[in-house]
Molecule: transfer RNA
Organism: Micromonosporaceae bacterium
């Protein structure tokens, strides 16, 4: 070139088309403590990118970019 997988908070990971996208950790802030660290509370951050399907899309569908295999 082709053909498959994948891509969600900073990191790792839920989330089978229905409402605030939820945990941990780490980050901030308070509280504890004489002080730090444990621990406790609360906060702030995310669905690669354009479309299309549908009342409704992180989810189904195409094409883009991006990594990882197989192949020529």
């Nucleotide at each position: 070139g082709g053909c498959g997988c994948g891509u969600u908070c900073g990191g790792c990971u839920a989330u089978g088309g229905g409402u605030u996208a939820g945990g941990c950790c780490g980050c901030u802030g308070c509280g504890c403590u004489u002080u730090c660290a444990c621990c406790g509370c609360a906060g702030g951050g995310g669905a690669a990118u354009g479309g299309g399907u549908u009342c409704g899309a992180g989810u189904c569908c195409c094409g883009u970019a991006c990594g990882c295999g197989c192949u020529a």